Background:
A computed fold for a 177-nucleotide RNA from Desmospora activa DSM 45169, annotated as Lysine riboswitch aptamer. The organism belongs to Desmospora activa, within Bacteria. Its mean pLDDT, the model's own confidence on a scale to 100, is 79. Rfam family: Lysine riboswitch aptamer. About the family: Riboswitches are metabolite binding domains within certain messenger RNAs that serve as precision sensors for their corresponding targets.
RNA sequence: UGCAUGCGUAGAGGUGCGAAUCUGCAUCAGUACCUUUCUGGAGAGCGGGGAUCGAGGAAAGAAAGGGAAAGGGCGAUUCGCCGAAGUGUGGGGGGAAACCCGUUCCCACCAUGCUGGUCUUUCGCCGAACAGGCGACGGACUGCUGCAACAGCUAGUUGUGGAGCGCUACCAUCGGA
Numbered sequence: 001u002g003c004a005u006g007c008g009u010a011g012a013g014g015u016g017c018g019a020a021u022c023u024g025c026a027u028c029a030g031u032a033c034c035u036u037u038c039u040g041g042a043g044a045g046c047g048g049g050g051a052u053c054g055a056g057g058a059a060a061g062a063a064a065g066g067g068a069a070a071g072g073g074c075g076a077u078u079c080g081c082c083g084a085a086g087u088g089u090g091g092g093g094g095g096a097a098a099c100c101c102g103u104u105c106c107c108a109c110c111a112u113g114c115u116g117g118u119c120u121u122u123c124g125c126c127g128a129a130c131a132g133g134c135g136a137c138g139g140a141c142u143g144c145u146g147c148a149a150c151a152g153c154u155a156g157u158u159g160u161g162g163a164g165c166g167c168u169a170c171c172a173u174c175g176g177a
């Protein structure tokens, strides 16, 4: 010195990423659900079977009284980190709807692909939600870096590309001078 090699070591991007706890705050919601009265008149959980309840009145509706919780969000504290993390596909595992089968949903793990990051219009999905999350096409900003130009004293400005399997520094090996 290098488009070299290394799951090497340590770092950077910033409203940076994620987790846990407090159940602290709001929401969920005057909802679900319970009781009483009336209407109603045979069914009742996602579907089927079975169980259980039901004419001593099912579902559904109205009135009165009582009345939650979970998930998600905000805050505080602590922790782990910079493919942090998120997500598509496939796999098998666990769980929820009392039991079984299916269906749907949730949770983590493995393999593989995509996304540098933040914010955001629109559309779609989840969600009680106008909160928030996820995805897609765009937009803005931003970090790294290739190339080109300008500048030239401090690694800047502009333009145009690229992707984290990246970038920077150090270490070791190898090669060249």
Base pairs, nucleotide, nucleotide: 001175002174004173005172006171008170009169010168011167014082016081017080018079019078020077021076022075024074025073033066034065035064036063037062038061039060043053044052046102047101048100049099085115086114087113088112089111090110091109093107094106095105096104097103116142117141118140119139120138122136123135124134125133126132144162145161146160147159148158149157150156